Background
The part of an RNA shown here (small-subunit ribosomal RNA, 5' domain) has 529 nucleotides and comes from Porphyromonadaceae bacterium UBA2751. It matches the Rfam family "Bacterial small subunit ribosomal RNA". Its family is annotated with ribosome and structural constituent of ribosome in the Gene Ontology. The coordinates come from a structure-prediction model, not an experiment, and the mean pLDDT is 84. The sequence was found in a public genome assembly.
[in-house]
Context: one part of a larger RNA
């Protein structure tokens, strides 16, 4: 001098854009943060329609009350289907193929999407809600009876599926690809608003994952030696798949000064600071990868977890209790308490985007957009122009009847009106899709008309009023280093980055008054370079 996820003093007008727990991966009171589909099903607790037979009122229409009936709109709870694996948070852990790059897989998986190719015959068995009866203070749970599905099970049919053998073609090969022959085991589910939407089994694509391998990025040798599933073979198991990933038998291997082993530190990268570079120091916020969800372990479900708001067991810590037994997990979004020099609202809407789930309307969405809060940043504006010298008053200085300086600065005069106020007027974000109407053709797409949709917000921007009016500080001033005099104090009070100032004239302490940076900031501190 730059830089900062800053703190701390002193000051402070706006506005845009960005950031805001670096500490205690400490502990959490409350709320919300993942549901949807009745176009899969049984069924009706609760809402609303409509029927039924009643009863009050009333001449009647009819009103209003209790009761029946799933008959129809829906629809709590239940089976079931998809999703909860994503979105979000955090950096504890990890020196690893963890990650950054390049390759490989003839050793693999891939729901949902897309395109090909077939097919979807016939029967069966429960069970959840409900209903009954029971245990328990609760959390919750037993029994018994019935009932359905796209829930489950059996047979039938099926090949480019799965073993095998033979041919042909490839290939560094374990083998791959095609052709034929044999063998095995295995599918399917319906709904409809009649448009379609689904459902099997193969193939083949995209997408995401998985796994192997070169090289590449860290301090200690005051760490010299390490290691028994250890290195490798045969053989199994096991996994989507290789593989000591596990196991039984057999060999004696294996890394190691080109740094093994141990040890302390760390989540890595694209970037980001500095620097002319070449370095060197950093990984906040944004993005890509990894990793964890109170601490330790485990497996289930499922295409996909070994699962942040999913389950089970141990622990620790909290609350509940009728003492028997239970419940919890903000490192999600707000919030508290601690911890700290420190770091916001228990705010608003799904209108956009973008994600579940649904034919669709829609519904969920603390993802996301907006608002609040904080000079914590970085960029802009303003806080007034122009004239004006008796060079005014007043202060400071002096060689003191005078001068100099504050200073064109005030006053006086004539303008202007951004920002703020106050009146009106007001967006862009809004395209879809859906609905409704037509219209084309390759027939389920596509077009063109009409409706309808703003949380921010009556903001943003525009136009019109008044009126200089509502708006400047903070550090410095011996030398580095731009700025100097007077007073006071007397090695005292004190200052100071480094050199050093102060013991009676201090340009260096402390006031004044006048200069010099900067400038809604200015200064300190801490850390980097």
């Nucleotide at each position: 001098g730059g830089a900062u996820g800053a703190a701390c003093g002193c000051u402070a007008g706006c506005g845009a854009c960005a950031g805001g727990c670096u500490u205690a991966a400490c502990a959490c009171a409350u709320g919300c943060a993942a549901g949807u589909c009745g176009a899969g099903g049984g069924g009706c607790a609760g809402c609303a329609u409509g029927g039924g037979a009643g009863g009050u009122g009333g001449c009647a229409a009819c009103a209003c009350c209790a009761c029946c009936c799933g008959a129809u709109g829906g629809c709590g709870a239940c089976c079931g289907g998809c999703g909860c694996a994503c979105u979000g948070g955090u950096g504890a852990g990890u020196a690893a193929c963890a990650c950054g790059u390049a390759u490989g897989c003839a050793a693999c998986c891939u729901g949902c999407c897309c395109c090909c190719u077939a097919c979807a015959g016939g029967g069966g068995a429960a069970u959840a809600a409900c209903c009954c009866a029971g245990a328990g203070a609760a959390a919750u749970u037993u029994g018994g009876c019935c009932u359905a599905a796209u829930g489950c099970c059996c047979c039938g049919u099926a090949g480019u599926c799965c073993g095998c053998g033979c041919c042909g073609c490839g290939g560094c090969a374990u083998c791959a690809c095609g052709g034929c022959g044999u063998g095995g085991g295995g599918a399917a589910a319906g709904a409809u608003c009649c448009g379609u939407c689904g459902g099997u089994a193969g193939g083949g694509g995209a997408u995401g994952g998985g796994c192997a391998u070169g090289c590449g990025g860290c301090g200690c040798a005051u760490u010299a030696g390490c290691u028994g599933g250890u290195u490798g073979g045969c053989g199994g198991g096991g996994c989507a798949a290789c593989g000591g990933c596990c196991c039984a038998c057999c060999a004696a291997g294996g890394c190691u000064a080109c740094g093994a082993u141990g040890c302390g530190u760390a989540g890595g990268g694209g970037u980001u600071c500095u620097g002319a570079g070449a370095g060197g120091a950093a990984g906040g916020u944004c993005c890509c990868c990894c990793a964890c969800a109170c601490u330790g372990g485990u497996a289930c479900u499922g295409a996909g977890a070994c699962a942040c708001g999913g389950a089970c067991c141990a622990g620790a810590c909290u609350c509940c209790u009728a003492c028997g037994g239970g419940a919890g997990g903000c490192a999600g979004c707000a919030g508290u308490g601690a911890g700290g020099a420190a770091u916001a609202u228990u705010g608003g809407u799904c209108a956009a985007u973008g994600g579940g789930c649904g034919u669709g309307a829609g519904c969920c969405u603390g993802a996301a957009c907006c608002a609040g809060c904080c000079a914590a940043g970085u960029c802009g504006c303003g806080u007034g122009c122009g004239g004006g010298a008796a060079g005014a008053c007043g202060g400071c200085c002096c060689u003191a009847c005078g001068g100099g300086u504050u200073g064109u600065a005030a006053a006086c005069c004539g303008c202007u009106u951004u920002a703020g106020c106050c009146g009106g007027g007001g967006a862009g974000u809004a395209a879809c899709g859906a609905g409704c109407g037509g219209c084309a053709c390759g027939c389920g797409u596509g077009c063109c008309g009409c409706c309808a949709u703003g949380a921010g917000a009556g903001u943003a921007c525009c136009c019109g009023g008044a009126g200089a009016a509502u708006a400047a500080g903070c550090a410095u001033c011996g030398g580095c280093u731009a700025a100097c005099u007077c007073c006071g104090u007397g090695c005292c009070a004190g200052c100071a980055g480094c050199c050093g100032c102060g013991g009676u004239a201090a340009u260096a302490c402390g006031g004044a008054g006048g200069a010099u940076g900067c400038g809604a900031g200015c200064g300190u501190u801490a850390u980097c370079c």